[in-house]
RNA sequence: UAUAAUCUUCGGGGCGAGGCGCAAUUCCUCGACCGGCGGUGACAGCCCGCGAACCUUUAUAGCUAUUGGUUGAAUCUGUGAAAUUCAGAUGCCGACGGUAUAGUCCGGAUGAUAGAAGAAACUA
Numbered sequence: 001u002a003u004a005a006u007c008u009u010c011g012g013g014g015c016g017a018g019g020c021g022c023a024a025u026u027c028c029u030c031g032a033c034c035g036g037c038g039g040u041g042a043c044a045g046c047c048c049g050c051g052a053a054c055c056u057u058u059a060u061a062g063c064u065a066u067u068g069g070u071u072g073a074a075u076c077u078g079u080g081a082a083a084u085u086c087a088g089a090u091g092c093c094g095a096c097g098g099u100a101u102a103g104u105c106c107g108g109a110u111g112a113u114a115g116a117a118g119a120a121a122c123u124a
Base pairs, nucleotide, nucleotide: 001124002123006119007118008117009116010115015031016030017029018028019027032104033103034094035093036050037049038048039047045092046091053070054069055068058065059064074090075089076088077087078086096107097106098105
């Protein structure tokens, strides 16, 4: 210095006003706001993947582990060696449960995970 078991820490943001109404931060009108992680010739919510969520197989008394699957959305112009990532313009999307119908409220969640940083015997 490198690598692996292992350990530690970190690891999701965002709504107001008015209207109707018994009741809406959920509907309607107007105007806002937000964007996990890795990759990609140069920076990505909407390019390729991962995670979360849901369904499912197997094992188990159960916890839990595990198999397979489902899972949203973008174009144009410009610069450039290189950008569906930058600049300009115009768009679009957003799990489940609760509640008067929710990306922004409450809840599972003081959770879990993708992953990030650090420590680190042996060994080389």

This is a predicted structure of a 124-nucleotide RNA (FMN riboswitch aptamer (RFN element)) from a Candidatus Zixiibacteriota bacterium. The coordinates come from a structure-prediction model, not an experiment, and the mean pLDDT is 83. Of the family's consensus pairs, 100% are formed in the model.